[in-house]
RNA sequence: UGAUAGAGGCGCGGCAACCAUCAGUAGCUUCCGUGACCACGGCAGGAACCGUGGAGGCGAAAGGGGCGGCCGCCGAAGGGUCCCGAGGCUUUCCUGAGCGCGGGGCUUCCUGGGCCGCCGGAGAAUAUCCGGCGGACUGUCGCAGCGGGGCCGGUAUUCAUAAAAUGCAGGUUCUAAAUUGCGGAGAGCUGUCAG
Numbered sequence: 001u002g003a004u005a006g007a008g009g010c011g012c013g014g015c016a017a018c019c020a021u022c023a024g025u026a027g028c029u030u031c032c033g034u035g036a037c038c039a040c041g042g043c044a045g046g047a048a049c050c051g052u053g054g055a056g057g058c059g060a061a062a063g064g065g066g067c068g069g070c071c072g073c074c075g076a077a078g079g080g081u082c083c084c085g086a087g088g089c090u091u092u093c094c095u096g097a098g099c100g101c102g103g104g105g106c107u108u109c110c111u112g113g114g115c116c117g118c119c120g121g122a123g124a125a126u127a128u129c130c131g132g133c134g135g136a137c138u139g140u141c142g143c144a145g146c147g148g149g150g151c152c153g154g155u156a157u158u159c160a161u162a163a164a165a166u167g168c169a170g171g172u173u174c175u176a177a178a179u180u181g182c183g184g185a186g187a188g189c190u191g192u193c194a195g
Stems, first nucleotide, its partner, number of pairs: 001194006009074001011073005018066002027058006039052004043096006077111003080106006088099003112138002115135008140184006147175006154168005
């Protein structure tokens, strides 16, 4: 450097089911009232169309979630940005805007992971999601401390001297199971194989 296998944990994504929410809302319907025009509402402009008050009855869905299950996984994935495509929703048509759908590029865009809090955005929402900041936690690697071993000379004791042994502190080197502190980022980390 390449290939391959793995690990992190309130880990990530998808799917259908169930449940609540949306909502006693939209819509449908009965009765009463009103009845031109005007006004207001239906994302913005133009044109058209529809609706508007009161009481009763029936009464959703999509999008967004929660929960466990199953499936696929560990840059899992999420966000940002650019390109291409199709034309879904916002009453209809035209022109826009917003939200969304499918595919692809960018690591010379960002994020290790979840959790909690605050702020901002999306959202019907106090649900939930996304982003930013802060906090503690957690996995991983690096460095340092504490720890263990070797070597070196010094010193004390035993001793006639030396050697040797033991003790003490120091220097140097190897090591890293547990633990403490600091730091890095998934373009990472660990194992195996090949060059």
The RNA shown here (Lysine riboswitch aptamer) has 195 nucleotides and comes from a mouse gut metagenome.
Rfam family: Lysine riboswitch aptamer. Gene Ontology term of the family: lysine biosynthetic process.
RNAcentral holds the sequence, with entries from MGnify.